Small-subunit ribosomal RNA, central domain from an uncultured delta proteobacterium, 350 nucleotides, folded computationally. Its mean pLDDT, the model's own confidence on a scale to 100, is 90.
Context: one part of a larger RNA
RNA sequence: CUGGGCGUAAAGCGUGUGUAGGCGGUUCUGUAGGUCGGAUGUGAAAGCCCUCGGCUCAACCAAGGAAGUGCAUUCGAAACCCCAGAACUGGAGUGUUGGAGAGGAAGGCGGAAUUGUCGGUGUAGAGGUGAAAUUCGUAGAUAUCGACAGGAACACCUGCGGCGAAAGCGGCCCUCUGGACAAACACUGACGCUGAGACACGAAAGCGUGGGGAGCAAACAGGAUUAGAUACCCUGGUAGUCCACGCCGUAAACGAUGGGUGCUAGAUGUCACGGGCUUUGACCCCUGUGGCGUCGUAGCCAACGCGUUAAGCACCCCGCCUGGGAAGUACGGUCGCAAGACUAAAACUC
Numbered sequence: 001c002u003g004g005g006c007g008u009a010a011a012g013c014g015u016g017u018g019u020a021g022g023c024g025g026u027u028c029u030g031u032a033g034g035u036c037g038g039a040u041g042u043g044a045a046a047g048c049c050c051u052c053g054g055c056u057c058a059a060c061c062a063a064g065g066a067a068g069u070g071c072a073u074u075c076g077a078a079a080c081c082c083c084a085g086a087a088c089u090g091g092a093g094u095g096u097u098g099g100a101g102a103g104g105a106a107g108g109c110g111g112a113a114u115u116g117u118c119g120g121u122g123u124a125g126a127g128g129u130g131a132a133a134u135u136c137g138u139a140g141a142u143a144u145c146g147a148c149a150g151g152a153a154c155a156c157c158u159g160c161g162g163c164g165a166a167a168g169c170g171g172c173c174c175u176c177u178g179g180a181c182a183a184a185c186a187c188u189g190a191c192g193c194u195g196a197g198a199c200a201c202g203a204a205a206g207c208g209u210g211g212g213g214a215g216c217a218a219a220c221a222g223g224a225u226u227a228g229a230u231a232c233c234c235u236g237g238u239a240g241u242c243c244a245c246g247c248c249g250u251a252a253a254c255g256a257u258g259g260g261u262g263c264u265a266g267a268u269g270u271c272a273c274g275g276g277c278u279u280u281g282a283c284c285c286c287u288g289u290g291g292c293g294u295c296g297u298a299g300c301c302a303a304c305g306c307g308u309u310a311a312g313c314a315c316c317c318c319g320c321c322u323g324g325g326a327a328g329u330a331c332g333g334u335c336g337c338a339a340g341a342c343u344a345a346a347a348c349u350c
Base pairs, nucleotide, nucleotide: 003322004321005320006319007304008303012318014201015200016199017198021194022193023192025088026087027086028085029084030083033081034080035077036076037075038074039073040072041071042070049065050064051063053061054060091191092188093187094186095185096183097182098181103177104176105175107173108172109171110154115149116148117147118146119145120144121143125136126135162169163168206247207246208245209244210243211242215241216240220236221235222234223233258317259316260315261314262313263312266295267294268293269292270291271290272289273288274287275286276285299306300305323350324349325348332343333342334341335340
């Protein structure tokens, strides 16, 4: 480079916004750059191919012919692509009405529980375990009642449920704010899809500065267990976990499945909205759109399985893979306070 691939064998960037680029709906007109056809010129000789000839044949050699992707000029064609113009509404978007939602940010409020402090009652144990001990307790613990303080998390509702691009989001109220969906019309008129770079977001842990610190708890200490026990169990316990601001930029960041569009049997449950039917009842039944699940036809698959939420049938764009180890390492570069991250080999070896 080409080919074949990427759920589990190597392989989908953690996710989005979007630049260049690539690709792009319907109808008409025009131009003729791509495209297609004709003509002319050129396309050296040798070689390849055909015919014929010369060495006894052949290899080899000679003569004639043909071919020659291509290039240039010129004359045409107009379906398709490009370009220019005009128009359209099915793609896309805007407006109107409406309901659903742990979507995001800030502020305020609430109750249960744990812990601590103070006070009351009360007396000898309490904790903990397989059993114990360390530990706490006559300076009054544990238990129980009341008051107060403080921090963190929000039982039931809770769902195979909902929302979000992903990470993720769950007490209540208010303010600000993003997106999706349904219905019926009106409007814009291809405004679209993807997206190298780039930019933004990105769990936990970790880092910086300043707060906060109830519970939990790496490290650490002690008690047990054990041959040992740098563990599992127990008693303690510091970073951290929480908040503000700033970094880090990773993950089994998983559906291990990139995004978009169209097409290809159904059955069933559920969430949101609508239509029909209906003692107009939020029910049932029929039905439409969008989402989340289960089963399954054709088809696909090495199998497992997937199966209108495809891993089926196709097209467009991006990313990635190319035997195992060495190695996601070294070196170099970029980024970072650091930890490290990103990019990324080879020798050698099987």
Rfam family: Bacterial small subunit ribosomal RNA.